Predicted 3D model of a 75-nucleotide RNA (transfer RNA) from a bacterium. The RNAcentral record of the sequence draws on ENA. Its Rfam family is "tRNA". Its family is annotated with triplet codon-amino acid adaptor activity in the Gene Ontology. From the family's description: Transfer RNA (tRNA) molecules are approximately 80 nucleotides in length. The coordinates come from a structure-prediction model, not an experiment, and the mean pLDDT is 82.
[in-house]
C1' cells in the first nucleotide's frame, strides 16, 4: 500500500436496536485493640471522534484517529 480484530468507568471485560452493567480497585458505615477478612451503602461514564440512518444507536452503515495480527511491495 490491501486484508482483517479491537477501542465501553480507574484496571480487566460484558450489554438481542429499547433503564449503560459486573469483577477487581476507590470511599463512608458495621465487624477488630488494630489491621486483614467478611457485611452493607455509594460515587465514578461525551461508550475512541465526527457524520448518516431509525420512533430510538454502545450495538446497524460512513468517514477518520489509536492499538494489535497477516499478506504485498521498495531498498
Nucleotide at each position: 500500500g490491501g486484508g482483517c480484530g479491537g477501542c465501553u468507568a480507574g484496571c480487566u471485560c460484558a450489554a438481542u436496536g429499547g433503564c449503560a452493567g459486573a469483577g477487581c480497585a476507590c470511599u463512608g458505615c458495621a465487624u477488630u485493640c488494630a489491621c486483614a477478612u467478611u457485611g452493607c451503602a455509594g460515587g465514578g461514564g461525551u461508550u475512541a471522534u465526527a457524520g448518516g440512518u431509525u420512533c430510538g444507536a454502545a450495538u446497524c452503515c460512513u468517514a477518520u484517529g489509536c492499538c494489535g495480527c497477516c499478506c504485498a511491495c521498495c531498498a